[in-house]
RNA sequence: UGAGUCGGCCGGACGGCCGCGGCGGGCCUCGCGCCCGUCGAGGAAAGUCCGGGCUCCUUAGAGCAGGGUGGUGGGCAACACCCACCCGGGGCGACCCGCGGGCCAGUGCCACAGAGAACAGACCGCCGCGUCUCGGCGCGGUAAGGGUGAAACGGCGGUGUAAGAGACCACCAGCGCCCAGGGUGACCUGGGCGGCUCGGCAAACCCCACCCGGAGCAAGGCCGAACAGGCGGCGUUUGAGGGCUGCUCGCCCGAGCCGCCGGGUAGGCCGCUUGAGGCCCGCGGCGACGCGGGUCCCAGAUGGAUGGCCGUCUUCAAUGACAGAACCCGGCUUACAGGCCGGCUCAUCCG
Numbered sequence: 001u002g003a004g005u006c007g008g009c010c011g012g013a014c015g016g017c018c019g020c021g022g023c024g025g026g027c028c029u030c031g032c033g034c035c036c037g038u039c040g041a042g043g044a045a046a047g048u049c050c051g052g053g054c055u056c057c058u059u060a061g062a063g064c065a066g067g068g069u070g071g072u073g074g075g076c077a078a079c080a081c082c083c084a085c086c087c088g089g090g091g092c093g094a095c096c097c098g099c100g101g102g103c104c105a106g107u108g109c110c111a112c113a114g115a116g117a118a119c120a121g122a123c124c125g126c127c128g129c130g131u132c133u134c135g136g137c138g139c140g141g142u143a144a145g146g147g148u149g150a151a152a153c154g155g156c157g158g159u160g161u162a163a164g165a166g167a168c169c170a171c172c173a174g175c176g177c178c179c180a181g182g183g184u185g186a187c188c189u190g191g192g193c194g195g196c197u198c199g200g201c202a203a204a205c206c207c208c209a210c211c212c213g214g215a216g217c218a219a220g221g222c223c224g225a226a227c228a229g230g231c232g233g234c235g236u237u238u239g240a241g242g243g244c245u246g247c248u249c250g251c252c253c254g255a256g257c258c259g260c261c262g263g264g265u266a267g268g269c270c271g272c273u274u275g276a277g278g279c280c281c282g283c284g285g286c287g288a289c290g291c292g293g294g295u296c297c298c299a300g301a302u303g304g305a306u307g308g309c310c311g312u313c314u315u316c317a318a319u320g321a322c323a324g325a326a327c328c329c330g331g332c333u334u335a336c337a338g339g340c341c342g343g344c345u346c347a348u349c350c351g
Stems, first nucleotide, its partner, number of pairs: 001347010012313007020040008028031001042322001046333002049331005054216004066212005071085005086100001087098004101207002106205002108201003123146002125142007154172002157169003173197001175194008220270004229261006241253004277296008
């Protein structure tokens, strides 16, 4: 310099004016008014796919059914998340990918092609015998070679044979068992023995181990009009109550009126934001993370607030990408204009 790989970060900043929501304070002409101060969306607030807090229901416990997870060790409140490692695969490498328990418990499936797809099979070929018109045909043996396929019942060499074959032998691979060493463990390294070879699929049913009650803030709780209901009291020319009215009298209307209670509708309030919280420093740990100290308060709406205009700066240019909280938190996944930083690898050149 070029190519690549992994990780982290930003998602304009500052100021002025107007407008909106929450909280605190002040003012008065008390209106749901004005003024001042302060706070006011994101890295994903998104999809609502996992896990938990919280709330209610059922609440004696256990099991079945159903669902989930699935190498090992650790982290975490928990997880399908994260970290480290193991094994397998890919890459020269940094690094990446794995839907990673069990098909010698059982059942099932293996398209097309092919003779044959699971305790198999003989199309071509090879060999022997018979026949013969010397092309072949029939019977038998065989599975080394060819052919099909994603996959064909170990590989290479030798012995052997009519031709062959783990039929036999050595080595290698694989499987099972045993031993020694290392590791917390998955597993790794080395040695020995065995029968001689055993297909794949469990995100097929299934088996094994572990985990899981259900519903969700429209959860749930409190207050509570009107109408209807229950109970009690007063009253129906012995006139309650109402209208006219500042009051008394008077006039008119007149059969209902008042109180309490329970449930709880409309409506209102709480839940509601201080939390497994953010930032900085130190310590422990490879790391995820944990511990300790300091510091900060950082949206809480409920017809639902964060918007508009302008200036300066950064800049090639300029706010133009994806996108708007609704109980909260930890993850995962998906979307994203443009830009910044760092570690490492490979190639080439120079010293």
A computed fold for a 351-nucleotide RNA from a Bifidobacteriaceae bacterium, annotated as Bacterial RNase P class A. It is recorded under the gene name rnpB. It matches the Rfam family "Bacterial RNase P class A". Rfam links the family to the GO terms ribonuclease P activity, dimeric ribonuclease P complex and tRNA processing. About the family: Ribonuclease P (RNase P) is a ubiquitous endoribonuclease, found in archaea, bacteria and eukarya as well as chloroplasts and mitochondria. The prediction has a mean pLDDT of 75.